[in-house]
């Protein structure tokens, strides 16, 4: 410090996720040791048991154990005295119990923090100082006796003491009242001094030295109260308040105060957030962060609050009291049922809750606390120990050497690699744990002794603990795991699995080759821990003060006026609130940081420093802001003159047109549409003319012109009225800008009341269209549209751009008003201000774009945004007559949703161009029969593959056996085939043969008897038998592959280097103007070049020349039946080499180009014809069954051998063909002309036989020599005469031929007989542009045989093309896009099903709370008199005073009634979300096939449709305007 994730890729916006640190944690696996810390976050739930607050005999009464001595003695003991830590329990009294310890329920508050105030207060014990401590009295507990009670406990009578209680005296000083004078003061008071009057004290104990007690002063400490400021959320909580706000008197308190009360006044709080609701103890700090911040408030420390729940007071210096009291309530326990007892949120511990948190331990040795004079007692505070890897820190689990790189594991390309110096082995060491021995510090005061004091001295005390630590001993011995290894993110292979099982933080893995699941090997990281989960901060500049945004991504209110608020021109003076500086007080300690120090180190602990960014006070500065007093005119406003304008309101008026009505002319149609129909019309329409009525809107002018804040405003005239602008002098003197709330205006639609209604026209009706058509189109038509008044308050109310002010290059239009020059004038030119457009620089922007009318550079104010969906929805509130508007969530769900631009693809977008693409033609297919292939069906099997074009006479250039892969049956298992090893046999191979069998196979007999050499033999070779490595597979995967092929397409394209442009994907080049068959060429151009394609080079064909003439040819000569022979090679031909064609020439055209058009010459003319040749790529196209090959699978079988069968089946459907339907023909006879091929396991002539297929036979030929071989259409002659025929030949019967072991399933051909369908073929569809179509025959491969197929060859030989509107395919440019698996795309809504969360809901249940009333415990206070009473007084009667009782005020729990808020639940219901391949349509994205969207209204299964107004975030074409050149 960043990274992953939206896309085909890019950039941006934006969310989600990760890497870090931390924790009072929990869970999983694992676990050696020590130190230091931490340890109920949940039920402030309930608690058994023990302990946690007592102490003082030097305050008091009572109480005399043990022991000693003396006397007596019955020898048991008794009595007296002394001593006895005044020992134990209880009581009176004093002090303490308000500390310490726990918890965080309540509390949003002066509770806390911080800084102040107290002149409005108190303070036991402690310190300081002063002065006192006199004199009397009456009781009472304990105790004794007794009563009641189960108990707890209570009562009665009697006795007694005090530092308990009471009276009196005294009063330096104190308190109260009164008046006086210093001093201080915040002006309210405080306070010294002296005076007068009144008032209040005390306690004694003992060891005789002290302690205690009382009063007063001051201090210290600790409390109380008040105030400024600070720290949570909700406005879907906006108003709250009657002791309420203030005053006076009184009461109360330690003390101010409505704290309480009586009276008086009517105030007080609040948008700077009152009131209400929700949540919460606060802080120092802690965690995180660079910081600012954010989160948090365990342990430690400060404060507060609480003590079963609620209320209350008492005592006391202090409490409204955790281990006190009273009352009420709930709960638990005891009970004799009458009544009682209790409060762990003290330490342990128990139950329960929970994911989860410890011992019913030791000790007062230390520190601290209470009491005491002290010894000492008490102390679950505390010091220690125990449990738990809960955290931090430290140590160890060994070190060195050791390569045969052992074995084993894993992987492997089989060579090896890796685990790995790792182990073993050898040499060492001894931390920890273990055993034995030694063994601390923490302890020194107080008390005691000496001393006047300062000080000195002796001795005692350890829970931890026989612990830390030290020494010795033996022994590598007892001590390593966890997570991860697709990217982020360090670390990779094999096997298993096969969208299963599973993983996952995000992206995403898994559908047979998974580095992502599970396991193993290996590796990486951390390590006594490691991972997971949860939470917080960070990353996140993703709430932005530091430090974000709002044209299109989320985001500018529809527009204005304006209160509060915020901000505010120039200048001078004052002030000092803000600001700045210095000083000072405070900011507790601990923590953090830092310098040292102590534990062996560290964690940890100690000492010091710094810091604590804050607040208060004092002093100073005066620039800026503020305040204040003046001044100014540049902002703002006023005034005068002027012109412009659809600015607003009201009244009136005009003409054109539509419609209706009347009359007239006139006759059959009109109207409407893509085409129609509904509709109107012979009852006279439409058309035409005249007249009338009525409503609405104002053509041309008219313009990106004008006006207005926006909505909006358009005939003319008049009246009323607002604003802006120009020019000008004068005036005021900052009067300004913005603007939360608030108020007003606000298109269309809509609503109410009343009018009006010509046209148009939601709804509705009818007609069409359609699969349907609740639409688009047509005919009608109601609300409405219009007017008046009143509502509504929304729009794509848009420049998707808030208002104001200032600054920052220009150019060019236009509107209004000026100035200058000039002119008779209008124009023109220069220039200023105010508007309104376009282009463009800098700058900005993610880009598009904006650009003086900013989206630039700054200031100021307001509004708004924070992922998508849910949702602008629900609930609540406000507004509205309603429709609805404004405000405005959450649960849940997704990992995206978006913006701009790029490349493609696509469009029922556009432009240009091409192609047998259409058109123009010729001939077919589709109908028939047959052939062949496919589907389907059938079957034991009908082997497999190929499926739009680009599968279907395709693989297959040829299935009777074989082929053959399929089926049935029979065999075989190292195998039919290859290599290696062992054994046997030497011949083997081969030929003939016997038996069984369907054959394979098994078996018999015979023939045959190898080669080389270093020749006793070995080697090669062969066969048989055996063992195991292995063979074998047309088994699977063409979606693991190579190779080959098809297709777009012989279409003209596809790219690269460098440069340039762009943040980038990319662009440019390759686009543009011409041209071409062509990215062919030319010109231009930020491009310049290049490559693969095109073309050419190659083959063939067309002309000529030349060379060469055999098997070819024959003009001349001779010859023959015959180029047969001689001869010749001129010609043809053959096959070698050349020439030729290049837009080269001429004319025209074109841009002086490329080229195009025409012409000449030429065998051929613009690529002469044909072929071969197939760019980058696309289709996971085809092929594992040609071959090769990874992986998987089979191995007495999925291998292999054999026989038979099947691939040839047959209701049917499709493709491709053949033959036909006839006379341009069929049949018969005669005659003629090819090319290209093939031939020795072959082609085969002449000849003979057969009607024929063919047979016999065999010349010739290894081929320009011989053969196949007859070419056929054609020509000549004849016949048939339009018919199911002398057309057509299927089918069937019979007889044959050939091939072949073998023609039954299942060959071809021949002859005789038979003679089916078919009379030119529906919708639809195919081929072809010239030697082509059409037609005619010939040959070859395969092949024993089998051709209507395939591949070739020649013969005869047309028609048509105006042209590019349309169909199909393609190329280039451009445009739109929500597509990128790319339109066979994407995608919307209803309905049906499942699940999830939410809203409404008759109600119902609970919690909290308000109001009114009832009732009212305990208690304080007040009142009370008829009860009772020791201290004092008394005139002894009583009084004073008190106690109990009763009454009253206040009041807790409780009750009744009625509201409010929140929550749970609820039949049913509503929409929403998510789901697999459901249903219906096709709304949107392209002009999405009716452009879309916004608001509104109506309608409809649904998306949606239509009306009205609006937007462009609409394509295309045309026109206008403007700009650039």
């Nucleotide at each position: 410090a960043g990274a992953g994730u939206u896309u085909g890729a890019u950039u941006u916006u934006g969310g989600c996720u990760c890497a870090g640190a931390a924790c009072g944690a929990a869970c999983g696996c694992u676990g050696g040791c020590g130190g230091c810390g931490u340890g109920c976050c949940u039920a402030a739930c309930a608690c058994a048991u023990g302990c946690a607050a007592g102490u003082c005999g030097a305050a008091c009464g009572a109480g005399g154990a043990a022991g000693g001595a003396a006397u007596c003695u019955u020898c048991g003991g008794a009595u007296u005295c002394c001593u006895g830590a005044g020992u134990a329990g209880a009581g009176u009294g004093g002090c303490g119990c308000a500390c310490g310890g726990g918890u965080g329920a309540g509390u949003a508050a002066c509770a806390c923090g911080u800084g102040g105030a107290u002149a409005a207060c108190c303070u036991g014990c402690c310190c300081u100082a002063u002065g006192a401590u006199c004199u009397g009295g009456g009781a009472u507990a304990a105790c004794a006796u007794u009563u009641c009670g189960a108990a707890a406990g209570a009562g009665a009578u009697g006795c007694u003491a005090a530092u308990a209680c009471c009276g009196g005296a005294u009063a330096a000083g104190c308190c109260u009242a009164c008046a006086c004078a210093a001093u201080c003061u915040u002006c309210g008071g405080a306070g010294c001094g002296a005076g007068u009057a009144g008032g209040a004290a005390a306690a004694g104990a003992u060891u005789u030295a002290u302690c205690g007690u009382c009063a007063u002063u001051g201090g210290a400490u600790g409390a109380g109260u008040c105030c400024g400021c600070g720290g949570a959320c909700c406005a879907u909580u906006a108003a709250c308040u009657u002791g309420a706000u203030g005053g006076u008197g009184g009461g109360g308190u330690a003390a101010u105060g409505g704290c309480c009360u009586a009276c008086c006044a009517u105030g007080g709080u609040u948008a700077c957030g009152a009131u209400g609701g929700u949540u919460a103890a606060c802080u120092g700090g802690u965690c995180u962060g660079a910081g600012a911040g954010g989160a948090u408030g365990a342990u430690c420390a400060g404060u507060c609050a609480c003590a079963c729940u609620g209320g209350a007071a008492c005592u006391g210096a202090g409490a409204c009291a955790c281990g006190g009291u009273c009352c009420a309530g709930a709960c638990u326990c005891c009970u004799a049922c009458g009544g009682g007892a209790g409060g762990c949120a003290g330490c342990a511990g128990u139950a329960g809750g929970g994911a989860a948190u410890a011992u019913u331990g030791c000790g007062c040795a230390a520190u601290g606390g209470a009491g005491g004079a002290a010894a000492c007692u008490c102390u679950g505070a505390c010091g220690c120990a125990g449990c738990c890897a809960c955290g931090c820190c430290a140590c160890g689990u060994g070190a060195g050497u050791g390569a045969g790189g052992a074995a084993g594991g894993c992987c492997u390309u089989c060579g090896g690699g890796u685990u790995g110096u790792a182990a073993a082995g050898c040499u060492c060491u001894g931390u920890c744990a273990g055993u034995g021995g030694g063994g601390a510090a923490a302890a020194a005061a107080g008390a005691c002794c000496c001393g006047c004091a300062a000080g000195g001295g002796a001795g005692a005390u350890g829970a931890u603990g026989g612990u830390a630590c030290c020494c010795a001993c033996a022994a590598a011995g007892g001590a390593a795991g966890c997570a991860c290894c697709g990217g982020c993110u360090a670390a990779c292979u094999u096997c298993g699995u096969g969208c299963c099982a599973g993983c996952a933080g995000c992206c995403g893995c898994g559908g047979u080759a998974a580095u992502a699941c599970g396991a193993a090997g290996g590796g990486u990281g951390c390590a006594a821990g490691c991972g997971u989960u949860g939470u917080u901060c960070g990353g996140a500049u993703u709430u932005a003060u530091u430090g974000g945004g709002c044209g299109u991504a989320a985001a500018g209110c529809g527009c204005g006026c304006g209160c509060a608020g915020g901000c505010g021109g120039a200048u001078u003076g004052a002030u000092a609130a803000g600001u700045c500086a210095g000083g000072u007080g405070u900011g507790a300690a601990a923590u953090c940081u830092u310098g040292g120090g102590g534990c062996u180190u560290a964690a940890c602990c100690c000492c010091g420093a710094a810091a604590c960014u804050g607040c208060g006070c004092c002093u100073g500065a005066a620039a800026c802001u503020g305040u204040u007093a003046g001044u100014c005119u540049a902002g703002a406003a006023u005034c005068u003159u002027g012109g412009a304008g659809a600015g607003g309101g009201a009244a009136g008026u005009a003409g054109a047109a539509u419609u209706u009505c009347g009359c007239a002319u006139g006759u059959a149609g009109g109207g409407g549409u893509a085409a129609a129909a509904u509709c109107c019309g012979u009852a006279g329409a439409g058309a035409u003319g005249c007249g009338a009525a009525g409503g609405a809107a104002c053509a041309c002018c008219a313009g990106a012109g004008g006006c207005g804040a926006a909505g909006g405003c358009g005939a003319c005239u008049u009246c009323c009225u607002g604003g802006a602008c120009a020019a000008g002098u004068a005036u005021u003197g900052a009067c300004g800008c913005u603007g939360a709330g608030g108020c007003g205006c606000g298109a269309a639609a809509g609503c109410g009341u009343g009018g009006g209604u010509a046209g148009c026209g939601a709804a509705c009706a009818g007609g069409a269209u359609u699969a349907g058509a609740u639409a688009c189109c047509c005919u009608g038509g109601u609300a409405g549209u219009c007017c008046a008044c009143g509502c509504c308050g929304u729009a794509a109310a848009c420049g998707a751009u808030g208002a104001g002010c200032a600054c920052u290059a220009g150019g060019u239009g236009u509107u209004g008003c000026g100035g200058g020059u000039a002119u008779u004038g209008a124009c023109c030119c220069c220039u200023g201000c105010a508007g309104u457009g376009c282009c463009a620089a800098a700058g900005c922007u993610a880009a598009c774009g904006c650009a003086u009318u900013a989206a630039g550079u700054a200031c100021c104010c307001c509004g708004c945004c924070u992922g998508g969906g849910g949702a602008g929805u629900a609930c609540g509130g406000c507004c509205g007559c309603a429709a609805g508007g404004c405000u405005a969530a959450a649960a849940c769900u997704c990992a995206a949703a978006g913006g701009a631009a790029u490349u493609g693809a696509c469009g029922g977008g556009g432009g240009c161009c091409c192609g047998c693409a259409c058109a123009a033609g010729c001939g077919g297919u589709g109908g028939a029969g047959c052939a062949u292939g496919u589907g389907g069906u059938u079957u034991a099997a009908u082997u497999c593959g190929a499926c739009g074009c680009a599968a279907c006479g395709c693989g297959a250039a040829g299935a009777a056996c074989c082929u053959u892969a399929c089926c049935u049956g029979g065999g075989c298992u190292u195998g039919a085939c290859a290599u290696c090893c062992c054994g046997a046999u030497c011949g083997u191979a081969c030929c003939u043969u016997u038996u069984g069998g369907a054959a394979a196979c098994a078996u018999u007999a015979g023939g045959g008897u190898c080669a080389g050499c270093u020749u006793g033999g070995c080697u090669g070779g062969a066969u048989c038998g055996g063992u195991g490595a292995c063979a074998g597979g047309u088994g699977c995967u063409g979606c693991a592959u190579g190779g080959c092929u098809g297709u777009c397409g012989u279409c003209a394209g596809c790219u690269c280097g460098u440069g340039u442009c762009g943040u980038g994907a990319g662009a440019u080049g390759u686009u543009g103007g011409g041209u071409u068959a062509a990215g062919u060429c030319c010109c231009g151009c930020a491009a310049c070049g290049a490559g693969c394609g095109c073309a050419a080079c190659c083959c063939u064909u067309g002309u000529c020349c030349u060379u060469a003439g055999u098997u070819g040819c024959c003009a001349u000569c001779a010859u023959u039946u015959a180029g047969u022979u001689g001869g010749g090679c001129a010609c043809u031909c053959u096959a070698g080499g050349g020439a030729g064609a290049c837009u080269g020439c001429c004319g025209g055209u074109g841009a002086u180009a490329a080229g195009c058009c025409g012409g000449a010459g030429g065998a051929a003319g613009g690529u002469g014809g044909g072929g071969a040749u197939g760019a980058c790529g696309u289709c996971a196209a085809g092929u594992c069954c040609u071959c090769a090959u990874g992986g998987c699978c089979c191995u007495u079988a999925u291998a292999u051998c054999c026989a038979g069968g099947g691939c040839u089946a047959c209701a049917c459907a499709c493709g491709u063909g053949c033959u036909a339907c006839a006379a341009u023909g069929g049949c018969c006879g005669g005659c003629a002309c090819a090319a290209a091929g093939g031939g020795c396991a072959g082609c085969a002539a002449u000849a003979c036989c057969g009607c024929g297929a063919g047979g016999u036979g065999g010349a010739g030929c290894u081929a320009a020599u011989c053969c196949c071989a007859a070419a056929a259409a054609g020509c000549c002659g004849g016949u048939c005469u339009c018919a199911g025929u002398u057309c057509g030949g299927a089918u069937u019967g019979g007889a044959g031929u050939c091939u072949g072991c073998a023609a039954c399933u299942c060959g071809a051909c021949u002859c005789c007989a038979u003679g089916a369908a078919g009379u030119u073929g529906g919708a639809a569809u195919c081929g072809c542009u010239a030697g082509u179509a059409a037609u005619c025959g010939c040959g070859u491969a395969u092949c024993a045989g089998c051709a209507u197929g395939a591949c070739g060859c020649g013969g005869u030989g047309a028609a048509u093309a105006c042209g590019u509107u349309c169909c199909c395919g393609g190329g280039c440019c451009u445009u739109g896009u929500a597509c990128a698996c790319a339109c066979c795309g994407c995608c919307c809504g209803u309905c049906a099903c499942a699940c999830c969360a939410c809203g409404g809901g008759a109600g119902u249940c609970g919690a909290u709370u308000g109001u009114a009333c009832c009732g009212g415990a305990a208690a304080c206070c007040g009142g009370u008199g008829g009860g009772c009473u020791a201290a004092c007084c008394u005139u002894c009667g009583g009084g004073a005073a008190g106690c109990a009782g009763c009454c009253g005020u206040u009041u807790a729990u409780g009750g009744u009634a009625u509201g409010a808020u929140c929550g749970g639940u609820g039949a049913c219901u509503g929409g929403g979300g998510u789901g697999a391949a459901g249903u219906c349509g096709u709304a949107a994205c392209a002009a999405g096939g009716u452009a879309u969207c916004c608001g509104u209204a109506c309608c409809g299964g649904a998306a949606g449709g239509u009306g009205c107004g609006g937007a462009u975030g609409g394509a295309u074409c045309a026109c206008c305007u403007c700009c650039u050149u």
Molecule: small-subunit ribosomal RNA
Organism: uncultured prokaryote